[in-house]
RNA sequence: CCAGUCGGCUGGAUGGCCGCUCUUGCUAGGCUCGAAAGGGUGCAAGGGAGGAAAGUCCGGGCUCCACGGGAAUAGGGUGCCGGGUAACGCCCGGCGGGGGUGACCCCAGGGAAAGUGCCACAGAAAAUAAACUGCCGCAGCGUGCUGCGGUGAGGGUGAAACGGUGCGGUAAGAGCGCACCGCAGGCUUGGCAACAAGACUGGCAUGGCAAACCCCACCCGGAGCAAGACCGAAUAGGGGUGGCACGAAUCCGCAAGGGUUCAGGACUGUUUUCGGUUCGCCGCCCGGGUUGGUUGCGCGAAGCCAUUGGCAACAAUGGUUCCAGAUGAAUGGCCAUCCAUGGUGGGUUAGACCCCACCGGGACAAAACCCGGCUUACAGGCCGACUGGUAUU
RNA sequence: UGGGGCGUCGCCAAGCGGUAAGGCACCGGAUUUUGAUUCCGGCAUUCGGAGGUUCGAUCCCUCCCGCCCCAG
Numbered sequence: 001c002c003a004g005u006c007g008g009c010u011g012g013a014u015g016g017c018c019g020c021u022c023u024u025g026c027u028a029g030g031c032u033c034g035a036a037a038g039g040g041u042g043c044a045a046g047g048g049a050g051g052a053a054a055g056u057c058c059g060g061g062c063u064c065c066a067c068g069g070g071a072a073u074a075g076g077g078u079g080c081c082g083g084g085u086a087a088c089g090c091c092c093g094g095c096g097g098g099g100g101u102g103a104c105c106c107c108a109g110g111g112a113a114a115g116u117g118c119c120a121c122a123g124a125a126a127a128u129a130a131a132c133u134g135c136c137g138c139a140g141c142g143u144g145c146u147g148c149g150g151u152g153a154g155g156g157u158g159a160a161a162c163g164g165u166g167c168g169g170u171a172a173g174a175g176c177g178c179a180c181c182g183c184a185g186g187c188u189u190g191g192c193a194a195c196a197a198g199a200c201u202g203g204c205a206u207g208g209c210a211a212a213c214c215c216c217a218c219c220c221g222g223a224g225c226a227a228g229a230c231c232g233a234a235u236a237g238g239g240g241u242g243g244c245a246c247g248a249a250u251c252c253g254c255a256a257g258g259g260u261u262c263a264g265g266a267c268u269g270u271u272u273u274c275g276g277u278u279c280g281c282c283g284c285c286c287g288g289g290u291u292g293g294u295u296g297c298g299c300g301a302a303g304c305c306a307u308u309g310g311c312a313a314c315a316a317u318g319g320u321u322c323c324a325g326a327u328g329a330a331u332g333g334c335c336a337u338c339c340a341u342g343g344u345g346g347g348u349u350a351g352a353c354c355c356c357a358c359c360g361g362g363a364c365a366a367a368a369c370c371c372g373g374c375u376u377a378c379a380g381g382c383c384g385a386c387u388g389g390u391a392u393u
Numbered sequence: 394u395g396g397g398g399c400g401u402c403g404c405c406a407a408g409c410g411g412u413a414a415g416g417c418a419c420c421g422g423a424u425u426u427u428g429a430u431u432c433c434g435g436c437a438u439u440c441g442g443a444g445g446u447u448c449g450a451u452c453c454c455u456c457c458c459g460c461c462c463c464a465g
Stems, first nucleotide, its partner, number of pairs: 001389010012338007020048007030041004050364001054375002057373005062224004075220005080094005095109001096107004110215002115213002117209003132155002134151008163181006182204001183202003187198004228295004238286007247262006264279006302321008339362001341360007394464007403417003411448001419435005441457005
C1' cells in the first nucleotide's frame, strides 16, 4: 500500500428571530369553558426523543381477578456442559460438528435400540429382507444354451445400498482370517461437567427423517395502564326520612285488591276555556354509578466515574448526577455562517485527493406505564485490535 | 393492547412434503362470405420476500412485507 475479520463510538455544529409542551417560582386575585368534578389563560427561570423511541417476538416489574398447600391432566414452550441474571428462548466461557490459507464465522446441538409413520422417480433390492446382470461348481445335451446349487465381491440406479482400503484365502467369493482406519462396549487418566486421551475387548451388532406423530427432562395460574384507584350531573334510577295529599261516582269481588269516568299534580304543544304524555307531590339525607374529569406517570433491577473480584458475562463497595411526560397527542419553522458530502465548469500541475466559482443536499426513523433482551431499518464519519498478500529497510 | 386468518398466471381459485389442477380472459389455428358460437393448441421457474430443516419445500420452522377480520 492492497484485500479482509472482529469490537466500540458518533448520528451535523454555532448564532439570531418566531412558536409548542412540562416543571418550579411570582400574583392567591381577575377572566373564561363546564351541571359538577375539574380544565384553560399572564410573567420569569429551567427541562424537552432514539440507537433503534420501530416490529410487538421473548422475559420481568407494577396492577386487578382466581387461589389453603402440594402434585397432576390438557395446552404451550425450551433442549450439549458450566456460569451470569430479577427473569429469559438473552448474555459469557467452554465442548462437539461444519466452513475459511488465516484473523474469524455458523449450528433448534436431548432420544431413531419404547412405539407408529414416511423415504417420490430410478433401481434387483429403500430396511423381519431380497437377486437383474455377472462369477463359480455340478448335471443334461442340440457345444452354447437349459436346470439345480453356491456367492453378495464386480456392473449399473439413487440423496441414501447392511463398514472402508490393502494383503491373504477360496471352485468363485465373503470380517472367512490378518494389518490400518472407522464403529461399539466397559476400564484407566485428566476435567465440576459436556467431553478428550490412552491401552484393552469385540468381527461389526436394527440406514435417514423427531423444524413427522411421539418419548424423556425442565419451565409456564389468567388478564392487561382501555390494568387499577379517586372525584363526580339530571325532570335517569335505588334506599331512608319529614311534610302535604290520599276526593267523588260507578263496576267486579265475602274481603284484600283491581277497572272505568270526573277532579288534582308534573312535563309539554297551542291564540284558547282546547289537546297530548305521565302520575301521588314537595323538601332533606345516604349509597352505587354512566358521559366526563383527575390520578396511575417516572428516583429507577437508573446513569456516570473510580477501586476491587472474575478469562468474561457480571457483581460488590465508594463518590457523584437528576435526565421528556404529551393525551386529536408538544420536542417545530425560517435565516446566516461553518462542517461532511455529490455534480458541473475553470485554474495550478507530471497527474491530482490541491485552489476558485456555481448548483444540489442532510441516513433510518420519532416516546405513549416502565425495564432487560432479541429481531429488523440505517447516508456518512471516527477509533482500536488482528489476519493474509505485496514492496522496502 | 390482545386474538385470528390470508397472500398461488391479468382475474377467480385447487393443491398442503415427491417437482403446480381447472375456469374466465388473452394469443395462434380450423369452421364461416364476414363476425359470434363451437372445436384444437399455447400461456406459472419469483407459489409475497429472505434464511433454515430435508435427498427434495407452495406445503414444515424462524424473521420481515402487505391486506382483512374480531374483542375491549